[in-house]
């Protein structure tokens, strides 16, 4: 908002409003009649009387009804918006070019005749509508004649006047020219004489003329829509003369003449549309709109036409044609709701087939009155606006119940109940308006005895409606919903669901904890409504007039020249078009604003005011703009004298180089590349010398140098030619600036024709590279590149910056000219004009940046932009030989695309630096056998987790049972343990027997305290709840790994920046280090680094047992064994020591290099210590924990099995492959640990593992305990071995309830692979690697693993190019899940819109022709005709009608071309989950 949809089992009233679509079709009723005071004629029913009772007549009904003639109205009122882009509308004017019924005023008149006709009666045809024939009759119907106030025309005269034609008033003469009566009253005059008639008078009419009012016609200025992918249109077209026509001007029509008219200020064409007052919105300017109400226009089924009339080209009239529909006797007729109701259809969608003329208004009438779907009212619709109600006050055990819950409670909530009140609305009852005043009748006043007017009285009239309103009655009784609750945006929780179902205006929610889905509780908003959808304006300065932009975001035309147009220096004068100011007219009413008032308020309505920004007209002003005139010189141009230049065109000419040709010398290669090959060369290349030919380009000079409008221009000379600059200030006197269209120029490539062709070189061929290589590289090579002539007309044609003018701080180069100073002169220096660069101030800018060469500040003109894609595409047009160019959309689709800057990350970018990162070395892994872990496979189960580094000898510091979580089978169900409540039992534990694989089950025995109630304990049932190695590490805590012991990560204040952010933290040095120093818009600080801690290396002090033993003593075969000692080692507490402190040197410093001293030297070695953070890294199976799940099982007990499987693959290790070794014998030296469920000496036995026995030791005391490599001696002699030990057999030992699946060890026997390991890959920089052994944790037993310890003990590092990782600075970025990023195109599938298209079927308007209805007009009119004229009459005339012909002419037909739709197929485009 004229709305629609959803929902409300929606309370009341007032005022408004209600087919936006199909101007589709309509049943039925009504919507325009009225007048007897214009006219003639004139019923019936019924009733009264009469009656011969068959009926007839008369009166009333009644001069009524109905019909007819005639007048007026029907052109208003009411509806609709199809058409119309137009003088249709709005506004302002004109009409000297016009009309106007009814109404008002003025003047005059209304005399005298005539002929018909309907109705009606008779009669004919017919289905209907209707149509005739012969008769009668009237008028305010029709037709003559007269008078002429006047009017018109012709010819004159006079006055006044205007904007041209002219207008107007008076007047003279002549011609032409009208009428109708009706009703009432009266009797003075005349006639008949009750009273009438003529007559008089009043009213209503009639006629002529003038004026007014009202309503119209016509003309004009200005104003309001789109498309230029519509650029040319026009023959009655434009004008003239004449005629016709009209109420009137006019090509309105016709004849003739002329050739005009319109158009870029948008003609013509197309598509759309009724216009306005207003309405909605907006701060305004604007934008949108034209429902209701009001003004205008147009239309009335579609198209055409006239008639009547004052007025129509007529919604409810006529004629014709078409479509549709109805009736029919088939011959023919009827109809037109876009009037009010109503109906069908279309549609998302719009009402009663109502009441009344009481009011207002209209038509008719003298009036009463009649008619009036106009109008007044009622009805229906929450469609809108406004108002009212659905109760008010009190009421806390904060009730029940719901929901939430951390289990405390909170919340719904004073809400309810309950108590006390009120009485609106609705209901019932009673009363009860205003809207009514005219008019009519009557009385009076006034008046001219009138009309009009005024006053009083009377009768009568209300659709709404017994309505509004008032009073009474009863009783809280009958009256609340809708939407929302993630942000925008007011309002939060639970459950369900699990990227499903769904939501969504935008952003976006939903993948197991959803404030976003659905439900619930609670809350928020509005309220008889609430939401949704649609539409419009706003916000949107996002079309920018107010009020935007164009260097990089979209946007400067490639450049010049010029036309139209726009804009324009300075002085004076004139003018007044613009401009400013005053007056007048208009700008209808309604609306809107303000004031006041009326409905109880409001909505609504009434009165008044202001305003209406506009148009027209008329005075005034003269500054500015314009115009005209006269000047000026600064703009512009010209003159004179100079100057520079790759400016252009043409003609000549030169050398170097390249290639080719000829000849000479000369021999095997040349050439080319990252490396090669193709290629060239013994037919003599390359190289070199000489000569010749050809074409193209002009090295150096060469320069952010010069010139040109741009493209562009480069050897030298000549000719022709354009522009520019400087000086002078001689001349012209605004001559200027810009510039749509037009015209010209316009790189390269390309095209046409003819030449030319050395080099280069698309295409093409070959060789390489590569996964491929239609490329990059190489060898060739055609068009082309060059010239002449002609096209093309585009480029990142860029300074991505249009042209011109003016103004606004500077610095410093350079090119051209001039001047000054100085000088002999040139330079130097200073000033100035013009060009070209760099840096920068103000200012501007989103920032970057620009900055007198502006992107600053202004003026003028042009071009261009308005989200991305589609697309510079399609169609059309123009240009082109073609290629193609110029102009240039839409559908559809997306929620972005984009700019500048910031922080990161990244780069096969750059700089600096570090790390066993590479390099230099040593030793390994990868090959073998075995051990162990993992994957895979298998299985009843092979429990689970860990997966690049940073999973894989990892969790697991030790799976035979247990562990154990897995599988099979057997059991238990408040359970193994704790514990609350309620009810019940009296046993339970313990012992024994049976059964069983065990767990378990069955049976038997025994029993506590007591105040006799019970208690303790225990069992059973119910409930609350246990338990879960069940799920989610992506809900979590904690812990851990990793980058990384890398040197980083931040903060406060300040400063800079619009901001993100920056600065500090960057820079120069230095360091292991953001370590320190210096500098610096920064100054400080924090977490990290370092230091403080532990250990180790040296010394000292203190203290000496279990350690030690130098000296003294004793003792032994020997041993600190003993006395003793406190020296030493050592132990364990403290202290010292190292700090670049000292010296030299470099350096501003920090610090570096060297040296001394020292046990140790520049953090001495090692450890602990891990910043902000990253990886949704790992762990719910250590523990804790939210949520979910299981509850006679996913809990729990037990036995057995499995985790130990085995075609295979990988990781980590062990042992080896041997002689630097194996074996045998002898012999030496550690450290650090552990030990009572223990370590165990010694002794005995056993080949041995071990067994037996038993001292010592709760440990610097005893034991484990032998250290091993090493050293000495012997043996082996290079072999699958005296290497290697796997595998297997037999026999044993130990642990343990138990070694089968599935332990370790011992002895004997067996004696596999393996001879140093492919690609690849790992560790290590010094007491390190390597090698050798020792101990410990776990543990009954089980280690090649793990943790720790010592012995022996190397090699190498030139260096930082490369690989990997990291740090800092810088740079690019279209990345930010951050390069494991992002992202392009084809193909395949699906959907959508669009283009082309053989064709095909419709529609629209055009042109030409054919045909031609109705009808106007013209001609004719021998047929027909009452009025008038002539005539005695017949007849004739005047005039007219029918008919005929002609012009025009709608629907229709033919042809043609155009546009719009449709289409097999086809083309690209858009979108779609990995």
């Nucleotide at each position: 908002c004229g709305a629609a949809c959803g929902c409300u089992g929606g309370g009341c009233g007032g005022c408004g409003u209600g087919c936006u679509u199909a101007a589709u079709g309509c049943a039925u009723g009504c919507a325009a009649g009225u007048c007897g005071u214009g006219c003639g004629a004139g019923a019936a029913a019924g009733u009264a009387c009469c009656u011969u009772c068959g009926g007839g007549g008369u009166g009333c009904g009644a001069g009524u009804a109905g019909a007819g003639c005639g007048g007026c109205a029907a052109a208003c009122g009411g509806g609709u918006g199809a058409g119309u882009a137009a003088c249709a509308c709005g506004u302002a004017a004109g009409u000297a070019a016009c009309c106007u019924a009814c109404c008002u005023c003025u003047a005059a008149a209304u005399c005298u005749g005539g002929a018909a006709u309907a109705a009606c009666g008779c009669u004919g045809c017919c289905g209907a509508c209707g149509c005739g024939g012969a008769g009668c009759u009237a008028a305010u119907a029709c037709c003559g004649g007269a008078c002429g106030u006047g009017g018109u025309c012709a010819c004159g005269a006079u006055g006044c006047u205007g904007c041209a034609u002219g207008g107007u008033a008076u007047u003279g003469u002549g011609a032409c020219u009208a009428a109708a009566g009706g009703u009432g009253a009266c009797c003075u005059c005349u006639c008949c004489u009750u009273g009438g008639a003529a007559g008089u008078u009043a009213c209503c009419g009639u006629u002529u003329a003038g004026a007014g009012a009202u309503g119209g016609g016509c003309u004009u200025g200005c104003g309001g829509a789109c498309c230029a992918u519509u650029a040319g249109c026009u023959a009655g077209u434009u004008g003239g003369u004449g005629a016709g026509g009209u109420a009137a001007c006019g090509g309105c029509u016709c004849a003739c003449c002329a050739a005009g008219g319109c158009u870029a200020c948008g003609a013509u064409g197309g598509a759309u549309a009724g216009c306005c007052g207003g309405c909605c919105u907006a701060a305004g300017a604007g934008g949108g709109u034209g429902a209701c109400c009001g003004g205008c226009c147009a239309c009335a089924u579609u198209g055409g036409g006239a008639c009547u009339g004052a007025g129509a080209u007529a919604c409810g009239g006529c004629c014709c044609a078409g479509a549709c529909u109805c009736c029919u006797a088939c011959g023919g007729g009827g109809g037109g709701c876009a009037g009010c109701a109503g109906u069908c259809u279309a549609g998302a969608a719009g009402c009663u087939u109502c009441c009344a003329c009481a009011a207002u208004g209209g038509a008719c009438g003298a009036a009463a009155g009649u008619c009036u779907g106009a109008u007044g009212g009622a009805g229906c619709g929450a469609c809108g606006c406004c108002g009212c109600g659905u109760g008010u006050g009190g009421g806390a055990u904060g009730a029940c119940a719901g929901c939430c819950g951390u289990g405390a409670g909170g919340u719904u909530g004073u809400a309810a109940a309950c108590c006390a009140c009120u009485g609106u609305c609705a209901g019932c009852a009673g009363g009860g308006a205003a809207g009514a005043a005219u008019g009519c009748c009557u009385u009076g006043a006034u008046g001219g005895u009138g009309a009009a007017u005024c006053a009083g009285g009377g009768a009568g009239a209300g659709a709404c409606g017994g309505u509004a309103c008032c009073u009474g009655c009863a009783g809280a009784g009958g009256a609340a919903g809708c939407c929302c609750c993630g942000g925008c945006u007011a309002a939060c929780u639970c459950c369900g669901u699990g990227c499903c179902a769904g939501c969504a205006g935008c952003c976006g929610c939903g993948g197991u904890a959803a404030u976003a889905c659905g439900g619930a509780g609670g809350g928020g908003g509005c309220a008889a409504a609430c939401g949704u959808u649609g539409u419009u304006c706003g916000g949107a300065u996002u079309u920018a007039c107010u009020g935007g932009g164009c260097g990089u975001a979209a946007a400067g035309g490639g450049u010049g020249u010029c036309u139209a147009g726009g804009c324009g220096g300075u002085u004076c004068g004139a003018u007044u078009a613009g401009u400013c100011u005053g007056g007048u007219g208009u700008g209808a009413a309604a609306u809107a604003u303000c004031c006041u008032c009326g409905c109880u308020c409001a909505a609504c309505g009434a009165g008044g005011a202001a305003g209406a920004c506009g148009c027209a007209u008329u005075g005034g002003a003269a500054a500015c703009u314009g115009u005209c005139g006269a000047g000026c010189u600064c703009g512009a141009g010209a003159g004179u004298g100079g100057a520079a230049g790759a400016g252009g065109c043409a003609g000549g000419u030169g050398g170097a180089a390249u290639u080719c040709c000829u000849g000479g010398u000369g021999u095997a290669g040349c050439g080319g590349u990252g490396g090669a090959a193709u290629g060239c060369g013994u037919a003599g290349a390359u190289a070199u010398c000489a000569g010749g030919a050809a074409g193209a380009a002009c090295a150096c000079u060469c320069g952010u140098g010069g010139c040109g409008a741009a493209g562009g221009c480069g050897g030298c000379c000549u000719g022709c030619u354009g522009g520019u600059c400087c000086a002078u200030u001689u001349c012209u006197g605004a001559c200027g600036c810009u510039g749509a269209a037009g015209c010209a120029c316009g790189a390269a490539a390309g095209c046409c024709a003819g030449g030319g062709g050395a080099g280069c070189g698309a295409a093409c061929g070959g060789g390489a590279u590569u996964a491929g290589a239609u490329a990059c590289c190489c060898c060739g090579g055609u068009a082309g590149u060059c010239c002449u002539g002609g096209c093309c007309g585009u480029a990142a044609a860029c300074g991505u910056u249009g042209a011109a003018c003016a103004c606004u701080g500077g610095a410093u180069g350079u090119c051209g000219g001039g001047g000054g100073u100085a000088u002999c002169g040139a330079c130097c220096c200073c000033c100035u004009c013009g060009g070209u660069g760099u840096c920068g101030g103000a200012g501007c800018u989103a920032a970057c940046g620009c900055g007198u060469u502006a992107a600053g500040u202004g003026u003028u003109c042009c071009g261009c932009c308005u989200g991305g894609g589609g697309a510079g595409u399609a169609c059309g047009a123009c240009c082109g030989c073609a290629a193609g160019g110029u102009u240039g959309a839409a559908a559809c689709u997306c929620a972005a695309a984009g700019g500048a800057a910031u922080u990161g990350a990244c780069g096969g970018g750059g700089g600096c630096c570090c790390g066993c990162a590479c390099a230099a070395g040593c030793g390994g892994u990868g090959g073998a056998g075995g051990a162990u872990g993992u994957g895979g496979u298998u299985u009843a189960a092979u429990u689970c987790g860990a997966c690049g580094c940073a999973a894989c000898g990892c969790g697991a510091a030790g799976a035979a049972c247990c562990u154990u979580a897995c599988c099979u089978g057997g059991g238990c169900u408040u359970a193994a343990a704790c514990c609350g409540c309620a009810g019940g039992g009296u046993a339970a534990a313990c012992c024994c027997u049976c059964u069983g694989a065990a767990a378990g089950g069955a049976g038997g025995g025994c029993u506590g305290c007591u105040u006799c109630g019970g208690c303790a304990a225990u069992c059973c049932u119910g409930u609350a709840g246990a338990g879960g190695u069940g799920c989610u590490g992506c809900a979590u805590g904690g812990c851990u790994g990793u980058c990384g012991u890398c040197a980083g990560c931040u903060c406060g204040u300040g400063u800079c920046g619009u901001g993100a952010g920056a600065u500090g933290u960057u820079g120069g040095g230095u360091u292991a280090a953001g370590u320190c120093c210096c500098g610096c818009a920064a100054c400080g600080a924090g977490c990290g680094c370092a230091a403080c801690c532990c250990u180790u290396g040296c010394u000292c002090u203190u203290a000496g047992u279990u350690a030690c033993c130098a000296g003294c003593g004793c003792g032994u075969a020997a041993u600190g064994g003993c006395g003793g000692g406190g020296a030493c080692u050592c132990u364990a507490a403290g202290a010292g020591g190292a700090c670049u402190g000292c010296c030299c040197u470099c350096g501003c410093a920090a610090g570096g290099g060297g040296g001394a001293g020292g046990a140790a030297g520049g953090u001495g070695g090692g450890g602990a210590u891990g910043a902000c953070g990253u990886c949704a890294a790992g762990u719910c199976c250590u523990c804790a924990u939210g949520g979910c799940c299981c509850u006679u099982a996913u809990g729990u007990c037990c036995a057995g099995g499995g985790c130990u499987a085995c075609a295979c693959a990988c990781g980590u290790c062990c042992u080896a492959c041997a002689a630097u070794g194996g074996c045998c014998g002898g012999u030496a030296c550690a450290a650090a640990g552990g030990g009572c469920u223990g370590c165990a000496a010694g002794c005995u036995c056993g080949c041995g593992a071990g067994a037996g026995u038993u001292a010592g030791c709760u440990a610097a005391u005893c034991c484990c305990a032998a250290a091993a490599a090493g050293c000495c001696g012997g043996u082996c002699c290079c072999a699958g071995u005296u290497c290697g030990g796997a595998u297997u057999g037999c026999a044993g030992u130990c642990u343990g309830c138990a070694a089968c699946u599935c332990g370790a060890c011992u002895g004997c026997a067996u004696g596999a692979a393996g001879g140093u390991g492919g690609a690849a890959u790992c560790g290590c920089u010094a007491g390190u690697a390597a090698u050798c052994g020792u101990g410990g944790a776990u543990c009954a037993g089980c280690a090649u693993g793990c943790c720790a310890c010592g012995c022996u003990g190397a090699a190498u590092a030139c260096g930082u190019u490369c690989c990997c990782g990291g740090g800092c600075c810088u740079u690019g970025u279209a990345c930010a899940c951050a390069c494991c990023g992002c992202c392009c195109g084809u193909c395949a599938c699906a959907u959508c819109a669009c283009g082309a298209a053989a064709g095909u079927c419709g529609g629209u308007g055009g042109u030409a022709c054919c045909g031609g209805a109705a009808g106007u007009c013209g001609c004719u009119g021998a047929g027909c005709c009452a009025a008038c004229c002539c005539g005695c009459a017949a007849g004739g005339g005047a005039g007219g009608c029918a008919g005929g012909c002609g012009c025009c002419g709608a629907u229709g037909g033919u042809a043609u071309g155009a546009c719009c739709g449709u289409a097999a197929u086809u083309g690209g485009g858009a979108u779609g989950a990995a």

RNAcentral holds the sequence, with entries from ENA and SILVA. The RNA shown here (small-subunit ribosomal RNA) has 1474 nucleotides and comes from an uncultured organism. Its mean pLDDT, the model's own confidence on a scale to 100, is 83.